[in-house]
């Protein structure tokens, strides 16, 4: 340096659930809380997933649609530590 990942050191993040706020929703933010995580840092201009306000179609039921979301699904990218 490239891989790899300990019951190592120092730390970090925080699922479900509850409360408040925002949002049409998906979801996000703050507080509490820890299931987990070696990238659970960052990227939504790659794939995938969710939602469908607005718009389109329809007699209606409803269907389609991202310009809205998700990085804790895959992927890309940067990076701390150092036992085997």
């Nucleotide at each position: 340096c490239c891989a790899c990942g300990a019951u190592a050191a120092g730390g970090g993040c925080a699922a479900a659930c509850c409360c408040g706020c925002u949002g049409a929703a998906a979801a996000g933010c703050g507080g509490g809380g820890a299931c987990g995580c070696a990238a659970a840092g960052c990227c939504a201009g790659g794939g995938g997933u969710c939602u469908a306000a607005g718009g389109g179609c329809a007699a209606a039921a409803g269907c389609c649609u991202a310009u809205g979301a998700c990085a804790g699904c895959c992927g890309g990218u940067u990076g701390c530590c150092g036992a085997a």
The RNA shown here (c-di-GMP-I riboswitch aptamer) has 84 nucleotides and comes from a Clostridia bacterium.
It matches the Rfam family "c-di-GMP-I riboswitch aptamer". Gene Ontology term of the family: cyclic-di-GMP binding.